[in-house]
RNA sequence: CGGGACGUGGCGCAGCUUGGUAGCGCACCAGACUGGGGGUCUGGGGGUCGCAGGUUCAAAUCCUGUCGUCCCGAC
Numbered sequence: 001c002g003g004g005a006c007g008u009g010g011c012g013c014a015g016c017u018u019g020g021u022a023g024c025g026c027a028c029c030a031g032a033c034u035g036g037g038g039g040u041c042u043g044g045g046g047g048u049c050g051c052a053g054g055u056u057c058a059a060a061u062c063c064u065g066u067c068g069u070c071c072c073g074a075c
Base pairs, nucleotide, nucleotide: 001073002072003071004070005069006068007067010026011025012024013023020057028044029043030042031041032040033039050066051065052064053063054062
């Protein structure tokens, strides 16, 4: 320098192909059961999707640029 993958609550991921209310597991908070711990059950809070711009009635999703991590190739 060229090519590719990934980036989404605290952590790990799905959703993108086919645009239409941002979800799941764990964790966290509250309550119930239990003498307590642990455990089980019920309920709840937390992200607007790496960043910027564009297209659209509408963007995590499509397009462009850019940043970070990793991989491959070349000099």

The RNA shown here (transfer RNA) has 75 nucleotides and comes from a freshwater metagenome. The RNAcentral record of the sequence draws on ENA. The prediction has a mean pLDDT of 82. It matches the Rfam family "tRNA". Rfam's curators write: Transfer RNA (tRNA) molecules are approximately 80 nucleotides in length. Its family is annotated with triplet codon-amino acid adaptor activity in the Gene Ontology.